[in-house]
The RNA shown here (c-di-AMP riboswitch aptamer (ydaO/yuaA leader)) has 160 nucleotides and comes from a Dehalococcoidia bacterium. The prediction has a mean pLDDT of 76. Taxonomically the source falls in Dehalococcoidia (Bacteria, Bacillati, Chloroflexota).
Parts: sequence; C1' cells; structure tokens
RNA sequence: UGAAUAGUCGGGCCGAAUCCCUGACCGCCGACAGGCAAUCAGGGAGCGGGGGACCCAACUUCUUGGGGUGAAUGCGUAAGUUGACCCGUCAACGACCGCACGGCGCACUCCUUCGCGCCGAACCCGUCAGCUAACCCCGUAGGCGACCGAGGGAGACGCU
Repeated sequence: UGAAUAGUCGGGCCGAAUCCCUGACCGCCGACAGGCAAUCAGGGAGCGGGGGACCCAACUUCUUGGGGUGAAUGCGUAAGUUGACCCGUCAACGACCGCACGGCGCACUCCUUCGCGCCGAACCCGUCAGCUAACCCCGUAGGCGACCGAGGGAGACGCU
C1' cells in the first nucleotide's frame, strides 16, 4: 500500500410502528434552580387495523367450517414420501425448477421507463363478522444495513 474476514459506528432499508406531555423511580452534572440518561405507569397527537345501520350486495354456512393482519397467491413438471389395491396402477403430499401474478431495494422527495438484485413468510380469531354513517375496540413492535445503476418530468434544498 492492496485484498479478504470479523467487529463497532453510521448514511440508510422493510414495516402503521413516530412525536409530545404528566407522574414515579433511580444514576450522573450542578451551590440552588434545573438539566441529561435508563426503567416503569398513564395521557394525547399522528399513523395503521378490526367490529358496526338504512340502502346496495349476497343467496352463504352447517368440517372440505368460516374469517382477519400481511406483497406473501395460482398453475405446471417433478427428485421423492405416504396410502390403497388387481403388483403395476390409482390417489394425496411434494424440495429444486419454470410460467403467471403480487411486493421491495438500487441513497433529496414524488411520478414514470429500462436494467440489475431480492421476497412471495409468519401469526391471529374461534363456529362468528359482506359493504356500512353514528358509535365501539385494538396496535404503535420487531428485524436488517458498506459501496450503493441509467434516463425523462415535477418539486425541495444548497452553492455561484
């Protein structure tokens, strides 16, 4: 000096998951007033979600139950697994792969085009819920992150 790996910080990312106030508590700074940080209990704003009339819609469910949050679905081939039986046939499930469709990122924001890269989970209600004004209820978490494409339009900010 270069490369790789790991850690920390941090610009930033997914998501509704942010901000403010009050009190308690305890640690630090301070002569005091007060300030900062952590934890706990509440309240509010904002954001997100559910229930819930007329009208409209729907003829639905009664185990193949039904429904909700979420992008998280459908189809095909299929290594193979399981079961049944007429022992080679049928049925169900099915990683990888493919198609369609849905979502996210590529760094000031929004819209859009192309390209590249990724995701298509998980959880909840408990036999019950279409839409739905008033009204009622709930959530405000968690998880990541180092090199990061290019064009068009509108705007913001900064510099000259």